[in-house]
Overview:
The part of an RNA shown here (large-subunit ribosomal RNA, domain II) has 851 nucleotides and comes from Nolandia orientalis. Rfam family: Eukaryotic large subunit ribosomal RNA. Gene Ontology terms of the family: structural constituent of ribosome and ribosome.
Context: one part of a larger RNA
RNA sequence: GACCGAAAGGUGAUUUUGUCGAAAUGGCUUCUACUGACCCGUCUUGAAACACGGACCAAGGAGUGUAACACAUAUGCGAGUUUGCGGGUGGAAAAACCCAUCAGGCGCAAUGAAAGUAAGAAUAAGAUGUGAAGCCGCAAGGCAGCAACAUCGACCCACCUUGAUCUUCUGGUGAAGGGUUGGAGUAAGAGCAUAUUUGUUACGACCCGAAAGAUGGUGAACUAUGCUUGAGUAGGCUGAAGCCAGGGGAAACUCUGGUGGAAGGUCGCAGCGAUACUGACGUGCAAAUCGUUCGUCUAACUUGAGUAUAGGGGCGAAAGACUAAUCGAACCAUCUAGUAGCUGGUUCCCUCUGAAGUUUCUCUCAGGAUAGCUGGAACAGACAAAAACCGCAGUUUUAUCAGGUAAAGCGAAUGAUUAGAGGAAUCGGAGCUCAAAGAGUUUUGACCUAUUCUCAAACUUUAAAUUGGUAAGAACCUUCAGUUUUCUUAAUUGAACUGAGGGGAAGAAUGCGUUGUUCUAAGUGGGCCCUUUUUGGUAAGCAGAACGGGUAAUGAGGGAUGAACCUAACGUUGAGCUAAGGCGCCGAAAUCCCCGCUCAUCAGAUACCACAAAAGGUGUUGAUUCAUACAGACAGCAGGACGGUGGCCAUGGAAGUCGGAAUCCGCUAAGGAGUGUGUAACAACUCACCUGCCGAAUGAAUUAGCCCUGAAAAUGGAUGGCGCUGAAGCGGGGUGCCGAUACUCAACCAUUAGAGCAAAUGUGAAGCUCUAAUGUGUAAGAGGGCGUGAGCACAGUGCAGAAGCCUAGAGCGUGAGCUUGGGUGGAACUGUGUUUAGUGCAGAUCUUGGU
Numbered sequence: 001g002a003c004c005g006a007a008a009g010g011u012g013a014u015u016u017u018g019u020c021g022a023a024a025u026g027g028c029u030u031c032u033a034c035u036g037a038c039c040c041g042u043c044u045u046g047a048a049a050c051a052c053g054g055a056c057c058a059a060g061g062a063g064u065g066u067a068a069c070a071c072a073u074a075u076g077c078g079a080g081u082u083u084g085c086g087g088g089u090g091g092a093a094a095a096a097c098c099c100a101u102c103a104g105g106c107g108c109a110a111u112g113a114a115a116g117u118a119a120g121a122a123u124a125a126g127a128u129g130u131g132a133a134g135c136c137g138c139a140a141g142g143c144a145g146c147a148a149c150a151u152c153g154a155c156c157c158a159c160c161u162u163g164a165u166c167u168u169c170u171g172g173u174g175a176a177g178g179g180u181u182g183g184a185g186u187a188a189g190a191g192c193a194u195a196u197u198u199g200u201u202a203c204g205a206c207c208c209g210a211a212a213g214a215u216g217g218u219g220a221a222c223u224a225u226g227c228u229u230g231a232g233u234a235g236g237c238u239g240a241a242g243c244c245a246g247g248g249g250a251a252a253c254u255c256u257g258g259u260g261g262a263a264g265g266u267c268g269c270a271g272c273g274a275u276a277c278u279g280a281c282g283u284g285c286a287a288a289u290c291g292u293u294c295g296u297c298u299a300a301c302u303u304g305a306g307u308a309u310a311g312g313g314g315c316g317a318a319a320g321a322c323u324a325a326u327c328g329a330a331c332c333a334u335c336u337a338g339u340a341g342c343u344g345g346u347u348c349c350c351u352c353u354g355a356a357g358u359u360u361c362u363c364u365c366a367g368g369a370u371a372g373c374u375g376g377a378a379c380a381g382a383c384a385a386a387a388a389c390c391g392c393a394g395u396u397u398u399a400u401c402a403g404g405u406a407a408a409g410c411g412a413a414u415g416a417u418u419a420g421a422g423g424a425a426u427c428g429g430a431g432c433u434c435a436a437a438g439a440g441u442u443u444u445g446a447c448c449u450a451u452u453c454u455c456a457a458a459c460u461u462u463a464a465a466u467u468g469g470u471a472a473g474a475a476c477c478u479u480c481a482g483u484u485u486u487c488u489u490a491a492u493u494g495a496a497c498u499g500a501g502g503g504g505a506a507g508a509a510u511g512c513g514u515u516g517u518u519c520u521a522a523g524u525g526g527g528c529c530c531u532u533u534u535u536g537g538u539a540a541g542c543a544g545a546a547c548g549g550g551u552a553a554u555g556a557g558g559g560a561u562g563a564a565c566c567u568a569a570c571g572u573u574g575a576g577c578u579a580a581g582g583c584g585c586c587g588a589a590a591u592c593c594c595c596g597c598u599c600a601u602c603a604g605a606u607a608c609c610a611c612a613a614a615a616g617g618u619g620u621u622g623a624u625u626c627a628u629a630c631a632g633a634c635a636g637c638a639g640g641a642c643g644g645u646g647g648c649c650a651u652g653g654a655a656g657u658c659g660g661a662a663u664c665c666g667c668u669a670a671g672g673a674g675u676g677u678g679u680a681a682c683a684a685c686u687c688a689c690c691u692g693c694c695g696a697a698u699g700a701a702u703u704a705g706c707c708c709u710g711a712a713a714a715u716g717g718a719u720g721g722c723g724c725u726g727a728a729g730c731g732g733g734g735u736g737c738c739g740a741u742a743c744u745c746a747a748c749c750a751u752u753a754g755a756g757c758a759a760a761u762g763u764g765a766a767g768c769u770c771u772a773a774u775g776u777g778u779a780a781g782a783g784g785g786c787g788u789g790a791g792c793a794c795a796g797u798g799c800a801g802a803a804g805c806c807u808a809g810a811g812c813g814u815g816a817g818c819u820u821g822g823g824u825g826g827a828a829c830u831g832u833g834u835u836u837a838g839u840g841c842a843g844a845u846c847u848u849g850g851u
Base pairs, nucleotide, nucleotide: 002011003010004009039054040053041052042051055851056850057849058848059847060846063346065203066202067201068200069199070198072196073195074194075193076192077191080106081105082104083103084102086099087098088097089096110117111116126152127151128150129149130148134143135142136141154186155185156183157182158181159179160178161177162176166172167171206345207344209342213335214334215333216332217331218330224309225308226307227306228305229304230303231302232301235267236266237265238263242259243258244257245256246255247254248253271296272295273294276292277291279290280289311327313323314322348785349784350783351782352781353780358371360369361368362367372524373523374521375520376519377518378517379516380515390513391512392511393510395509396508397472398471399470400469401468402467407462408460409459414456415455416454419451421449422448423447426446427445428444429443430442431441432440433439434438476503477502478501479500480499481498482497484496485495487494527551528550529549530548532546533545534544535543536542556567557566558565571748572747573746574745575744576743581738582737583736584722585721586720590735592734593733594732595731596730597729604724615709616708617707619706620705621704622703623702624701625700626699627698628697636693637692638691639690640689642666643665644664648660649659672687676685677684749775750774751773752772753771754770755769756768757767786840788837789836790835791834792833793832794831795830796829797828804824805823806822807821809820810819811818812817
């Protein structure tokens, strides 16, 4: 609420609240076992990658502001709108409000280079077609027709053209008229301002990042070079000139021995340097050192101090060396947040839609613009109960056009090309006859004729399949009449056009129910794979195309594994049934049924696919053809295998059998002038051939299944593994079962579309109820939410404990997140509405701090 009751009141569903208070096939959490399961971010065709960034934590950290423009939306006013100056009220000063007149912007008129000219329409705002709402009507239908679109016409300006009139007359004016020309115009205005989103441009312009460039300064304590003035440099060796003595010589001069102590001389210490060990060290003693070795060591030597030379400058015994750990142009500050078509990064959630790697242009090829693909916002009409109408289509049909690929053809054209046959004339080569010109004759080519063989992307008579265009009606069909026309006809013939009458709605099928139009903007503009067709290439997991489908952007089941193959596309659950593929065990389901084949000392085992060939096999199983065979084959055992003749030639020899040429006859059932062994040559044995025994099938060639050979590689190894042999192999047939996020059914969530709903009493629609379908998604777009700081308004919490922090505690929401219990803490804080922004981190070799 309701019920009982006259009332008071009573009963009391439900709801709120206090106290008490369980359990599980429930919730949460932890552990164990099994199954599935590779690490995120990023560039990329493709990432778990032996591609890059990333030890961990905290804090900071990246599309912003201004101006202009474009589209859209909202609001205000509206032929205007807005701002500024000014005055008044106000007050501390402002803000705010009020007032009038000026000024500026945009708009209200265009056009032309300009001088300039400039949108009259009267049935007041053109005509026709389509055209919503509306009005009349019971209906059929009619009336009047917004916006918009299409076509035609009128007006304005410019341009071309005709030129009445007037005039100041080589000129000007410009009524009236025409045009297949141009206009960002007119045709009963639509704008202006503010706010917001998106986009573009300029500014640091989403953030970080160069190599460079410019201006002005500071440096020669390092080091390069000059100058000035100082300092320093054991001990040996060699022994120039000059000089002395002696000898020789006519002399010039010369020889010997000394003396002497020169030299960018020599060995070598200090010093200065730095060759080798490619030694030590290599988070060192050291941002260049140590050890041994080595170069030089009176000089172009080493060195102190002072001084000079300065950055496109110096200095340089020249190495682009040095110029303060910096040098193929120093350092410092500034321009400067320099620029980067390049790299990296770019921060909360859910829902809906959802790409491209192609066209054209580009000093274009790591980029842009342009079109395409895509999102969003609208507008206009049509509508579904059924039928009808209407509209649409990656479909078919009918009709009609277009085409020169595939195929075919070459006794058709063009081009290539094999082979013979027949040829009167003509041309070339080679012969023969005649003494020769020349003639005759033979032959061979060219050539001609009828045939024959083989071909063509840039050949073709013929000629597909597939394909492309158009049409399949009311804006139609048909009859009659008419006027005009530069068109057409011999012709008022036709065509176009106009009017009147008649006809009347499936004028193919199938499917679907939304279709059409406009504005605006993002991303993309590296692709890749597969079937089929196809070009280059020996080929390629190679390069380039076409149609289609995929991947990228996409998970699931299967192919052991896997971007792309097969099945099949996905909200959250439950049940059922299938697909591909499977059913010995791993592993869910058949050690299921039937018929063949196969034995491998390297068996085989499921598309894409992860290889094997030519050639062989008396392995085995089929097939075909040709032979032999009861007139006795084949095989086996046994017998014969003779004579002319030791044929002829050749030979040292050759008698069947080194070799050569021939290869007869006789007797026979049959026996080669000989198939092999053998001999020096003979011999001997054997075979072909014939016969006996036996008693039924035999031989050869070819072909195809499985199997075998062919078949060799470096870690040990892969039908997925185990294993399997009347299979668990290979080839057929059958039945059942297993098996997905696919399909069916049910529930729930979301989205989209549709339908209905306020009559009695407040509120109300941005609401409530119902129905149907759908649910993948990178870049990108749109919608709706969560969270943070600050301002204002309203409402609140808090020392009886705010914020913050901790928490296997409880609850709500798809989620971002929110509420709450407990603990800690000790003074502020929150909700709703609105405005605003230095508003959300895992990454940037990010910055700072800590570990």

NCBI's taxonomy places the organism under Eukaryota, Sar, Alveolata, Ciliophora, Nolandia.